[in-house]
RNA sequence: AGAGUUUGAUCCUGGCUCAGGACUAACGCUGACGGUAUGCCUUAUACAUGCAAGUCGAACGGCUUCUUCGGAAGCAGUGGCGGACGGGUGAGUAACACGUAGGAAUCUACCCCAGAGUGGGGGACAACACAGAGAAAUUUGUGCUAAUACCCCAUAGGUAGAGAUAUUAAAGGAGCAAUCCGCUCUGGGAGGAGCCUGCGUUAGAUUAGCUAGUUGGUGGGGUAAUGGCCUACCAAGGCGACGAUCUAUAGCUGGUCUGAGAGGAUGAUCAGCCACAAUGGGACUGAGAUACGGCCCAUACUCCUAUGGGAGGCAGCAGUAGGGAAUUUUGCGCAAUGGACGAAAGUCUGACGCAGCAAUACCGUGUGAGGGAAGAAGCUCUGUGGAGUGUAAACCUCUGUCGGAAGGGACGAAAGUUUGACGGUACCUUCAAAGGAAGCACCGGCUAACUCUGUGCCAGCAGCCGCGGUAAUACAGAGGGUGCAAGCGUUGUCCGGAUUUAUUGGGCGUAAAGCGUUUGUAGGCGGCUUUACAAGUCUGAAGUGAAAGAAUGGAGCUCAACUCCAUCCCCGCUUUGGAAACUGUAGAGCUAGAGAAUGUUAGGGGUAAGUGGAAUUUCCAGUGUAGCGGUGAAAUGCGUAGAUAUUGGAAGGAACACCAGAGGCGAAGGCGACUUACUGGGACAUUUCUGACGCUGAGAAACGAAAGCUAGGGGAGCAAAAGGGAUUAGAUACCCCUGUAGUCCUAGCCGUAAACGAUGAGUACUAGACGUCGUGGGAAUCGACCCCCGCGGUGUCGCAGCUAACGCAUUAAGUACUCCGCCUGGGAAGUAUGCACGCAAGUGUGAAACUCAAAGGAAUUGACGGGGACCCGCACAAGCGGUGGAACAUGUGGUUUAAUUCGAUGCAACGCGAAAAACCUUACCAGGACUUGACAUCUAUGGAACCUCGACGAGAGUUGGGGGUGCCUUCGGGAACCAUAAGACAGGUGCUGCACGGCUGUCGUCAGCUCGUGUCGUGAGAUGUUGGGUUAAGUCCCGCAACGAGCGCAACCCAUAUUGUUAGUUGCCAUCAUUUAGUUGGGCACUCUAGCAAGACUGCCGGUGUUAAACCGGAGGAAGGUGUGGACGACGUCAAGUCAUCAUGGCCCUUAUGUCCUGGGCUACACACGUGUUACAAUGGACGGUACAAUGGGUCGCUACCUAGCAAUAGGAUGCUAAUCCCUUAAAACCGUUCUCAGUUCGGAUUGCAGGCUGCAACUCGCCUGCAUGAAGUCGGAAUCGCUAGUAAACGCAGAUCAGAACGCUGCGUUGAAUGUGUUCCCGGGUCUUGUACACACCGCCCGUCACACCACGGGAGAUUGUAACGCCCGAAGCCGGUGCUCUAACCCUCACGGGAAGAAGCCGUCUAAGGCAGUGCAGUUGACUGGGGUGAAGUCGUAACAAGGUA
Repeated sequence: AGAGUUUGAUCCUGGCUCAGGACUAACGCUGACGGUAUGCCUUAUACAUGCAAGUCGAACGGCUUCUUCGGAAGCAGUGGCGGACGGGUGAGUAACACGUAGGAAUCUACCCCAGAGUGGGGGACAACACAGAGAAAUUUGUGCUAAUACCCCAUAGGUAGAGAUAUUAAAGGAGCAAUCCGCUCUGGGAGGAGCCUGCGUUAGAUUAGCUAGUUGGUGGGGUAAUGGCCUACCAAGGCGACGAUCUAUAGCUGGUCUGAGAGGAUGAUCAGCCACAAUGGGACUGAGAUACGGCCCAUACUCCUAUGGGAGGCAGCAGUAGGGAAUUUUGCGCAAUGGACGAAAGUCUGACGCAGCAAUACCGUGUGAGGGAAGAAGCUCUGUGGAGUGUAAACCUCUGUCGGAAGGGACGAAAGUUUGACGGUACCUUCAAAGGAAGCACCGGCUAACUCUGUGCCAGCAGCCGCGGUAAUACAGAGGGUGCAAGCGUUGUCCGGAUUUAUUGGGCGUAAAGCGUUUGUAGGCGGCUUUACAAGUCUGAAGUGAAAGAAUGGAGCUCAACUCCAUCCCCGCUUUGGAAACUGUAGAGCUAGAGAAUGUUAGGGGUAAGUGGAAUUUCCAGUGUAGCGGUGAAAUGCGUAGAUAUUGGAAGGAACACCAGAGGCGAAGGCGACUUACUGGGACAUUUCUGACGCUGAGAAACGAAAGCUAGGGGAGCAAAAGGGAUUAGAUACCCCUGUAGUCCUAGCCGUAAACGAUGAGUACUAGACGUCGUGGGAAUCGACCCCCGCGGUGUCGCAGCUAACGCAUUAAGUACUCCGCCUGGGAAGUAUGCACGCAAGUGUGAAACUCAAAGGAAUUGACGGGGACCCGCACAAGCGGUGGAACAUGUGGUUUAAUUCGAUGCAACGCGAAAAACCUUACCAGGACUUGACAUCUAUGGAACCUCGACGAGAGUUGGGGGUGCCUUCGGGAACCAUAAGACAGGUGCUGCACGGCUGUCGUCAGCUCGUGUCGUGAGAUGUUGGGUUAAGUCCCGCAACGAGCGCAACCCAUAUUGUUAGUUGCCAUCAUUUAGUUGGGCACUCUAGCAAGACUGCCGGUGUUAAACCGGAGGAAGGUGUGGACGACGUCAAGUCAUCAUGGCCCUUAUGUCCUGGGCUACACACGUGUUACAAUGGACGGUACAAUGGGUCGCUACCUAGCAAUAGGAUGCUAAUCCCUUAAAACCGUUCUCAGUUCGGAUUGCAGGCUGCAACUCGCCUGCAUGAAGUCGGAAUCGCUAGUAAACGCAGAUCAGAACGCUGCGUUGAAUGUGUUCCCGGGUCUUGUACACACCGCCCGUCACACCACGGGAGAUUGUAACGCCCGAAGCCGGUGCUCUAACCCUCACGGGAAGAAGCCGUCUAAGGCAGUGCAGUUGACUGGGGUGAAGUCGUAACAAGGUA
């Protein structure tokens, strides 16, 4: 510090996800030791049991026990001090609660300092004793008694008051003593506590108004003290958009975690403050409490009970139950530190110190170290050679940390005689022994780490992208590897990355985002000069900012964690001194901003009234006759009752042609005939005036297209709805004919639009060029023209700059400033709900659950378009001949079958693989057999091999007999072959062509497809390859930020057409002989054969063209513009075809999915399709005669010739291993005869009989011949195929395969046309351009209803729960007030009785907790039914959008 993920790829926007750190954590697997920390986050739920606050006999009386009689110890009670500390928890609290900085009107036990005192009296009450009540808790009466308990007097000092004066203290104890400890009053201190104030402290406005003790004053009361704290009266205030009130949530802080920081989150442990103690209320005591282990009352719960009544409060330490994913021992000790009491000894102390449990966290240590093979075994992989695990192990030599045993043994203990829970702990020494001590997660990318097996969209994984459908580095296991390590992973939460809320540090033309526009309140911001002040600002000093923590430097535990010391820091607040540039405040001035005056001026700016003509429609009248109208074509409609057309007249409403312009005006919406009236704003010019008066603008107000609404008018045309006619599968649409609201006017609502420049307003600055509108100046003119310079508008282009790009560019989207509005992933949704506005329609404000990993912008390359331009092709057109109809052949589908083996399936499968299924082939079926096998290699044994004859059997096979002894040899043996045996292995036309190689088809013989360097672009990419011409061609030329090159095109290759030359046998024969015959001699001229050459290149001429490329025409030439034909097939596409040609990975079978054999099947047959053959006839059939080829093939062969047969063919026989012999008579054609338009002398299917051939074998199932039979068919519907010249069409010949078996296929020649010279259309293709929401690329994408399943949400008659406030009733305890006949020891009077003062019980009242009644607000849960929404491989209906998406 970044990375993954939207796309075919790119850049951007934008969300989601990951890598890091941290936990009071939990869960899974695993687990050696030690140190230091930490340990109910959930039910502030309920608690059994024990302990957690007592102490003092030196305050007091008493009782008990002991006694050395001196006294000592203990105990309940009175009394004093302490139980307000310490410990726990975070429910409440949004507050002076907390933090920070200040303040004045206060109190303070114990402690410290100082001053003064401590004199004299008095009466009680507990304990105790006696007598009772009660189950108990507890309690009553009578009587006795002490004090540092209580009371009075005196005196001081204090307090109050202007003063006179008034009021108000005390206690003793210990000691032989010195003296010590106490007590009272006063002043001060320290520490503690109370009160007040400034500032800071969560979210919500779908909470906007709140408040009657409320705000203030006066009198009084109350408090330690200020104060509406309380009360009476008076006034009517106080708070609030700088967010009151209400609601929700929350203890606050030092700090902690994270982060570069700013921030964000958090508030365990430790420390400070607050609040609370079962829930609510209340006071008492006291220095201090409204009191966790005190009291009273109410409520709920629990316990005891004799039912009368009582007791209780673990949010103290342990512990229990419950809840929960989850959090410890009913331990030891007061030895240390601290606290309470005490004069002290000491007692108490679950504070605390320790131990126990837990890998909960952090830190440290170990599980051994050195040597040891070109490397054991096992396991894994393998190309079978080997590789990995791996120096790892074994083995050898060492060491002893931890753990174990034994021995020794602390510090912590102080000014200290004694005193150690921890603890026989830490630590030290010795001993034995490598012995007892490693796991977890991951290995597709992000992200370090790869293979095998299993599985087969299953099981499963997954943080995101995504893996899994038979070769999974992604699932599961294994081997190996990587990472961390006594831990490792997962889950959860927080920060980070996220500049993804942006102060640091983002944006708003098109990605989310500028309010429709303007005026203007608060607020924010604000020109030049000068003076003063000093609020902001800057600077110095002081106080404070607790400690701990953090940082830095040290120190102590062996190190570290941990602890200690020092420094720094705490960025803040307060006080105070200073400075005066800037902001601010106040004063004075200025004119550049702003405004005003004067003059001129343009304009569809606005409102009202009036006027005008053209046109449509309707009505009246005339002329006139059969149609009009409308459409792609029609129809509905109108018209003989006279339309349309045409002429004249009238009525009425709405809108204003030309002018008109990228032009003008207005804030926007918007504004268009003419005239008048009223009226707003702008521009220019000149001087003058005011003197910052300015800009923006939350709320607010005004305006605001169209549609719509209310009331009243108006209504010509147009026209939602509606009706009809068409179109269509349908057509609730598009088209046509009608047509009502509405459109118009007046008055009033509505308040929204793609209200758009998708661009808020203002100011300043930053190259220009060219238009246009208004206006001024200059110059000039006959002149309104033209030219130059300004100001203000409105446009087009363009530099810098900006931008993701497109683009913007002085009218900014540039550079800056000011103010406002708005945005933060897509969907749900501008929906729900609440509120406001509205007559309604609706508008404004405006969520969430849930769901997805994208949604989106700009640009790129393709592909596509019922987009455009250009071009080509037997693509169409023009022609010729076919197919589709018939019969047959053949292939396919389907059906059938035991099997009808398999493959090929639009073009590009279907006379295709198959250049040939009777057996074989053969892969299929039935049956019969074999199991190292029909075939290959290896081992062992035996045997030559081999030939031949029987028997059984359908055959495979089983069995028996006979013949035969070979070849090479270094004599050991070897080679080939056969048989037997065992196992390694063979074998598979079994599966996967979607694992592959190779081969092939197709687009397409279409003209394209790319690269290097350079240039342009952030980039994908572009350029080149586009453009102008031209070509069959990316063929060539010209131009050009391109210059070159490659694969394709063309050429090179083969055949063919011409000629020459060489060579003449088996070929040829002109000349010479010869013959029936090139038969023979002879010859090689010719033909021919087959080698080598020549020839054609737009080379030449003319024209056109850009002086080009090229095209057109011509000459010459055998051939002319690629001469013709072939071979040759770019980058790629179709997961095209083939595992059954072959090869091959993987999987499968192994007495069978292998092998052998017999028979059957592949040849079936209601049917459908493809490809062919033969025909339907006279351009013909039949018969007879006669002529002319080329390519090929042949010894397991072709066969002359002869004979036989009607023939197929047979029997003889000859030549030829082929330019020699044979196949081999070519056929159409031509000549002649016949048939005469008919189902025929056409046509030949089908069937019968008789034969032939091949072959072991023609039944299923071959071909041929003869005789007989003589079917359909009379030129073929829709549709569709081939062909542009030696082509189509017609005619035959040969070959491959092959024993036999072509109407197929591949070649060969013979005869030999017609038409077109065009590109409108159909199909296919190429180039450029345009649009795109497509990229699996239009056979694309995609929308909505309906049906089904699931999910969350809204409404909902209601039901129910919580909470809050108000009203009324009742009113405990208690303080306060009143009363107090009754009661009372201290003081006063009285001899006494008695009285007084003072007090108390009781009673009454105010306040009030809880409770009750009634209505209300808010929030939650639930609810029959209902509404839309979301999600879901293959449901229904259509096709709305994306291309002109077929109606933009």

Small-subunit ribosomal RNA from a metagenome, 1448 nucleotides, folded computationally. The sequence is in RNAcentral, with records from SILVA. Its Rfam family is "Bacterial small subunit ribosomal RNA".